[in-house]
Context: one part of a larger RNA
RNA sequence: GAUGAACGCUGGCGGCGUGCCUAACACAUGCAAGUCGAGCGAGAAAGUCCCUUCGGGGGCGAGUAAAGCGGCGGACGGGUGAGUAAUACAUGGAUAAUCUUCCCUCGAGCCUGGGAUAACCCUGCGAAAGCGGGGCUAAUACCGGAUAAGACCACAUGACACAUGUCACGGGGUAGAAGGUGGCUUGUAUUUAUAUGAGCUAUCACUUGAGGAUGAGUCCAUGGCCUAUCAGCUAGUUGGUGAGGUAAGAGCUUACCAAGGCUAUGACGGGUAGCUGGUCUGAGAGGACGACUAGCCACACUGGGACUGAGACACGGCCCAGACUCCUACGGGAGGCAGCAGUGGGGAAUAUUGGGCAAUGGGCGAAAGCCUGACCCAGCGACGCCGCGUGGGUGAUGAAGGCCUUCGGGUUGUAAAACCCUUUCGUGCGGAAAGAAUAGUCCUGUAGCGAAUAACUACGGGAUUUGACGGUACCGCAGGAAGAAGCACCGGCUAACUCCGUGCCAGCAGCCGCGGUAAUACGGAGGGUGCAAGCGUUGUUC
Numbered sequence: 001g002a003u004g005a006a007c008g009c010u011g012g013c014g015g016c017g018u019g020c021c022u023a024a025c026a027c028a029u030g031c032a033a034g035u036c037g038a039g040c041g042a043g044a045a046a047g048u049c050c051c052u053u054c055g056g057g058g059g060c061g062a063g064u065a066a067a068g069c070g071g072c073g074g075a076c077g078g079g080u081g082a083g084u085a086a087u088a089c090a091u092g093g094a095u096a097a098u099c100u101u102c103c104c105u106c107g108a109g110c111c112u113g114g115g116a117u118a119a120c121c122c123u124g125c126g127a128a129a130g131c132g133g134g135g136c137u138a139a140u141a142c143c144g145g146a147u148a149a150g151a152c153c154a155c156a157u158g159a160c161a162c163a164u165g166u167c168a169c170g171g172g173g174u175a176g177a178a179g180g181u182g183g184c185u186u187g188u189a190u191u192u193a194u195a196u197g198a199g200c201u202a203u204c205a206c207u208u209g210a211g212g213a214u215g216a217g218u219c220c221a222u223g224g225c226c227u228a229u230c231a232g233c234u235a236g237u238u239g240g241u242g243a244g245g246u247a248a249g250a251g252c253u254u255a256c257c258a259a260g261g262c263u264a265u266g267a268c269g270g271g272u273a274g275c276u277g278g279u280c281u282g283a284g285a286g287g288a289c290g291a292c293u294a295g296c297c298a299c300a301c302u303g304g305g306a307c308u309g310a311g312a313c314a315c316g317g318c319c320c321a322g323a324c325u326c327c328u329a330c331g332g333g334a335g336g337c338a339g340c341a342g343u344g345g346g347g348a349a350u351a352u353u354g355g356g357c358a359a360u361g362g363g364c365g366a367a368a369g370c371c372u373g374a375c376c377c378a379g380c381g382a383c384g385c386c387g388c389g390u391g392g393g394u395g396a397u398g399a400a401g402g403c404c405u406u407c408g409g410g411u412u413g414u415a416a417a418a419c420c421c422u423u424u425c426g427u428g429c430g431g432a433a434a435g436a437a438u439a440g441u442c443c444u445g446u447a448g449c450g451a452a453u454a455a456c457u458a459c460g461g462g463a464u465u466u467g468a469c470g471g472u473a474c475c476g477c478a479g480g481a482a483g484a485a486g487c488a489c490c491g492g493c494u495a496a497c498u499c500c501g502u503g504c505c506a507g508c509a510g511c512c513g514c515g516g517u518a519a520u521a522c523g524g525a526g527g528g529u530g531c532a533a534g535c536g537u538u539g540u541u542c
Base pairs, nucleotide, nucleotide: 001541002540003539005538006537007536008535009534012388013387014386015385016384017383018381019380020346025344026343027342029341030340031339034072035071036070039069040068047060048059049058050057051056079299080298081297089223090222091221092220093219094218095217098216099215103212104211105210106209107208108207109206111145112144113143114142120135121134122133123132124131125130151174152173153172155170157168158167159166160165179204180203181202182201183200184199185198186197187196188195189194190193225271226270227269232262233261234260237259238258239257240256241255242254243253244252274296275295276294277293278289279288280287281286301322302321303320304319305318324335325334326333327332352378354377355376356375360374361372362371363370364369391421392420393419394418401412402411403410404409425483427478428477429476430475431474435469440464441463442462443461444460445459446458447457448456486531487530488529489528490527491512492511493510497526498525499524500523501522507514508513
C1' cells in the first nucleotide's frame, strides 16, 4: 500500500459497488421452464336467463377451464469449485479425419394410399404411488407406394495432387415429403347465413440438395505448482495385420503377431490446486493471489449406466445400487436448494421466505400474448471507494470554570458568551421527470408478389397505448444554528508534556525497553498531536 475481512469504541446524509472465504453439511415452505387451438380429436362446472308435467330441459357462460395426442424448448439462462497437475486452461496451428436444430442465400420438390393409438366410454386391482383388460376416434403422430434435379454407395474415364486422396464426368443401385391459415373466383347443401368441395394466389410450415453463419468434436506444438526422505515405470502396455466401432483419425474395442514405449531436460509415485483475461504490490524485474466481472472446464445427494435428441450421458429427465429423510393399510411408495429467498448446523464472520416483467435478453407462438428468482429495481450491513455536512463573520474585561504555577502569572482561548449572517444535508409542504421505442394495434401512402382495385410482404406517414423503481431523482417554498464527532496516540523510532495516584506492585510493550517514592513509558486529569464518520487492533499479502 492492499483486503469478499473480523473484533473494540463511535456513528449525520447521499451515490456507486459489494456481502457463507467455514460444512460440495442437512434442508420445512413458496417460487426458479414452459409455450403453441393458425397441427389434432374431444370437452366441463360455478353462475345467470328462459321453459317446466317440478322429474327435468334449453340458451349464455364456452368451443372457455382442466387434461390428452403432436411440435418446439427443457443441452440456454442460473449455481458451485468437490474433483482435475492434464481427456483441463492459455496462445498459435491442423481437420484431404468431422457434425451442426433454429437462422440467411440459392436450386429442385411437396403426388398417392394404409393401419393404429391416447384422450373418451365400460370395467378390474391397489391404502397410496399407480397399473391393467375391453370398445370408439383424429392429426404436421406412425407406416407403405410413386417420383429423384441433386445427394449417398460401389464401378469406369479424365485432370490435379502425391499419405490414404480431391475435383470433373458417365451409365448402374439406394433413400423423401404434411399440412395449416388468409384472400379471390366458382360449384354443392340448406332458410337469411353458414358448412363443405375445386381452381388460382399469398404466407407459415414440410422434404431433398449446395453455400454461408453460428455452435461444437478431435489432433498437434509451446507455456504455467511443490517434492528425489518418490528412481525406475508400463501387458492394451508400444507397434503391426484382420475385424468391429464412432459424426470423425486413433488400442477407441477385439483376435493374432512382434517386443516394444516412457525416464535425472525428472518418468512413476506423493502433496497441493479449477485454468485464464486479470487483481494487489513494486521504479522495474519480480512476488502473492484468481472474491466480484468476462471466457473456458468440471460437477449437480454418493457411485454406475444408457435412452431421447441437431446437441446430454442431461442441476429442477429416466434406470440400477448405496447412505439419509419422509408417507404407509407393512404389501409398497416418495425425495434431492452447489437456482432465488429462507431454516438448522458449523463459524470470528457474510443480507429479504420483498416488487416487477416497465427496460435488456431468452423460450414458445403468425400475432395478441404467456412464461422467465435471467434481469431490472427496492430492503439490510460504514463491508469498501467517492462526495457532502456537523456552520460563517465580528468578537478581549483575554469573563467564569478547569489545569499548571516560581503565586507575579500562564494556559484552555476568539475558544465561549454576545452581535450580524447563511440554510447545504436533514425535517415539513408543493410541483415533478428521463429511462418508452426502429415494439404492438388501428387508419393511410408507395413499391413488390399476383388474374386481382383481396390478402400478404417491405419501406414510410398519422393516431392510440404501455413505468416495478416511484410521487423516486430533480426543482421550489417554509422555519431555525437549529437535528449531526469521534477514535487512537504523546520515552526513542514518531508529530505531540505537565500534575496527581501507584511504588519491580498494579500494569505497559511492535522493537529498544518502562515500573523497586518526584515515572513525559503504568492508571487518571489538564493540555497537545494525528486522522476523521470514522479511528484503532488483529489476520493475510506485496